This is a predicted complex of two RNAs, RNase P RNA and transfer RNA, with 432 nucleotides together. The coordinates come from a structure-prediction model, not an experiment, and the mean pLDDT is 78. It holds a member of the Rfam family "Bacterial RNase P class A". About the family: Ribonuclease P (RNase P) is a ubiquitous endoribonuclease, found in archaea, bacteria and eukarya as well as chloroplasts and mitochondria. Its family is annotated with dimeric ribonuclease P complex, tRNA processing and ribonuclease P activity in the Gene Ontology. It is annotated as a ribozyme.
RNA sequence: AGAGUCGCCUGGAUCACCGCGUUAUUACGCAAGUAAUACCGAGGAAAGUCCGGACUUCAUAGAGCAAGGUGGUGGGUAACGCCCACCCGGAGCAAUCCGCGGGACAGUGCAACAGAAAGCAAACCGCCAACAGCAAUGUUGGUAAGGGUGAAACGGCGGUGUAAGAGACCACCAGUAAUUGCAGCAAUGCAGUUAGCUAUGUAAACCCCACCUGAAGCAAGACCAAGAAGAUAGUGCGCUGCUCGCGCUCAAGCUAUCGGGUAGGUCGCUCGAAUCUGUAAGUAAUUACAGAUCUAGAUGGAUGGUGAUCACAGCCAGCAAUGGCGAUGACAGGAUCCGGCUUAUAGGGCGACUCUUCUU
RNA sequence: GCCCCCGUAGCUCAGGGGAUAGAGCACUGCCCUCCGGAGGCAGGUGCACAGGUUCGAUUCCUGUCGGGGGCA
Numbered sequence: 001a002g003a004g005u006c007g008c009c010u011g012g013a014u015c016a017c018c019g020c021g022u023u024a025u026u027a028c029g030c031a032a033g034u035a036a037u038a039c040c041g042a043g044g045a046a047a048g049u050c051c052g053g054a055c056u057u058c059a060u061a062g063a064g065c066a067a068g069g070u071g072g073u074g075g076g077u078a079a080c081g082c083c084c085a086c087c088c089g090g091a092g093c094a095a096u097c098c099g100c101g102g103g104a105c106a107g108u109g110c111a112a113c114a115g116a117a118a119g120c121a122a123a124c125c126g127c128c129a130a131c132a133g134c135a136a137u138g139u140u141g142g143u144a145a146g147g148g149u150g151a152a153a154c155g156g157c158g159g160u161g162u163a164a165g166a167g168a169c170c171a172c173c174a175g176u177a178a179u180u181g182c183a184g185c186a187a188u189g190c191a192g193u194u195a196g197c198u199a200u201g202u203a204a205a206c207c208c209c210a211c212c213u214g215a216a217g218c219a220a221g222a223c224c225a226a227g228a229a230g231a232u233a234g235u236g237c238g239c240u241g242c243u244c245g246c247g248c249u250c251a252a253g254c255u256a257u258c259g260g261g262u263a264g265g266u267c268g269c270u271c272g273a274a275u276c277u278g279u280a281a282g283u284a285a286u287u288a289c290a291g292a293u294c295u296a297g298a299u300g301g302a303u304g305g306u307g308a309u310c311a312c313a314g315c316c317a318g319c320a321a322u323g324g325c326g327a328u329g330a331c332a333g334g335a336u337c338c339g340g341c342u343u344a345u346a347g348g349g350c351g352a353c354u355c356u357u358c359u360u
Numbered sequence: 361g362c363c364c365c366c367g368u369a370g371c372u373c374a375g376g377g378g379a380u381a382g383a384g385c386a387c388u389g390c391c392c393u394c395c396g397g398a399g400g401c402a403g404g405u406g407c408a409c410a411g412g413u414u415c416g417a418u419u420c421c422u423g424u425c426g427g428g429g430g431c432a
Base pairs, nucleotide, nucleotide: 001356002355003354004353005352006351007350008349009348010347012310013309014308015307016306017305018304020041021040023038024037025036026035027034028033043331047342048341050340051339052338053337054336055217056216057215058214062244063243064242065241067213068212069211070210071209072086073085074084075083076082087101088099089098090097091096102208103207107206108205109202110201111200124147125146126143127142128141129140130139131138132137155173156172158170159169160168174198175197176195177194178193179192180191181190182189183188221267222266223265224264230258231257232256233255234254235253236248237247238246274293275292276291277290278289279288280287281286312329313328314325315324316323317322361431362430363429364428365427366426367425370385371384372383373382378415387403388402389401390400391399408424409423410422411421412420
């Protein structure tokens, strides 16, 4: 210099005027409310609603089955399908990236086409032996070493052996099972011994194993005010799939349809696994301690508009120096609250690392 | 807030691991006709996107994107 990998940050700033919302104070008003002043007033994703929790209700009794989910090991966490570290497998020269990554000797199933044969059995060509035949060739048997087919064909290569062959036997190599030692918390790795033990894949096919899961959701739920009229049909209701158990109720409750009423308010509601800074522990995720701070709470749903200045990108003119215009500026907006994941995102910035080439 | 379903040719739908992805209507060309229609023959057009499992994916799994619907 070129090419590339990974992690993180930021997401315009200041001022003035007008306007909107919550809260507080003051004034006016019987009250509803109105006015003035002050403070505060969207995000990194507020989004998708894909996971996990807090909180609330369902009886402060449950048990089993079913169903669903997760799936290497260890750690973190309130919890997780998230995060960190490591192991194994794969991709890459490398930095690095990807993996639903338990089990295929519990069982069942599937493997199209091609091929003789695709799962315990098989001989198409070839090789060998016997028999028949003058011969061509045929019949019977042996053979999985060779050919051909396929994604996949009975472990690989060499030798011994044999009629021809074959782990039938031998050396080496690969794998599997059992076992021993060492390292590691473990997954696992390394080294050795024994056994000729050696056909594969698929569980993101059914299934088996281990672990986890009660259901619903702030329109949860609690309270106040106002109004109202019940009728018919079915049925016992309840932690809401099924069964058992237990509790409640005998005319209430539940379900459906029709009819009637309301279209209001308060709480829940934002102080929280909170934010920032520092120190310490830890490889890290994260945790502990100390200090400081208070930072939206709307309810048809506030957060907007105008003007000025500044720096960036951008645009225009120019050979250049430079000058001019200038928020025109991405994705997008809370609705009970948190932790993640995923997706969208103009532009700007920082850091770490790898490979190639050149120079010193 | 909580859930469900769908995406295959221009349109409406089949196919639910095995290579050539079909059907009807539509479209194009030719034949027939004086011309058109009808009819006949032939043909083109596609599995929403990305990653993965598998020998092999429209089909199975995961995540997105888009569309539709339900309940309170």